[in-house]
RNA sequence: CCCCCCAUAGCUUAAUUGGCAAAGCAGCGGACUCUUAAUCCGUGGAUCCGGGUUCGAUUCCUGGUGGGGGGA
Numbered sequence: 001c002c003c004c005c006c007a008u009a010g011c012u013u014a015a016u017u018g019g020c021a022a023a024g025c026a027g028c029g030g031a032c033u034c035u036u037a038a039u040c041c042g043u044g045g046a047u048c049c050g051g052g053u054u055c056g057a058u059u060c061c062u063g064g065u066g067g068g069g070g071g072a
Stems, first nucleotide, its partner, number of pairs: 001071007010025004019055001027043005048064005
């Protein structure tokens, strides 16, 4: 320098090929318990950044940023 893949909640992953962003663990509140743990109930929180297409973008196009892999 060139090519490919990835980026969604604090972490790990979904979103059926464009139509209300979901779950597990963690966090917070409560119940239970002599206390803690475990268990149960409830609850807040996210689409890497800019632009484009579209009635509508996590999804499609484009340029960046970061990470991983391959080639020279």